[in-house]
RNA sequence: UUCCGACAAAAGCAAACUCGGGGUAACCCGGGGACGCAAAGCCAUGGACCCGGGUUGACCGGGCCGCCAGGUUACCGAA
Numbered sequence: 001u002u003c004c005g006a007c008a009a010a011a012g013c014a015a016a017c018u019c020g021g022g023g024u025a026a027c028c029c030g031g032g033g034a035c036g037c038a039a040a041g042c043c044a045u046g047g048a049c050c051c052g053g054g055u056u057g058a059c060c061g062g063g064c065c066g067c068c069a070g071g072u073u074a075c076c077g078a079a
Base pairs, nucleotide, nucleotide: 004077005076012037013036017032018031019030020029021028022027035066041072042071043070045069046068047067049063050062051061052060053059
């Protein structure tokens, strides 16, 4: 350094729900709150799923990274 992931150490993030706000919606932002997470950091690139439109066909636009892959960066150092 790479792989790997401890009844280690120091940190971190934040599901459901809820309050306020934005949006047609999916969903997002902020506060509270913790189900959990060794990338639950970031990227919408390929799928899946969700929303809107459409002649409910093709298709167009949007969402989602805590669905699966992929890319990229990163704390610690037992086996």
c-di-GMP-I riboswitch aptamer from Pelobacter sp. UBA6812, 79 nucleotides, folded computationally.
The coordinates come from a structure-prediction model, not an experiment, and the mean pLDDT is 88.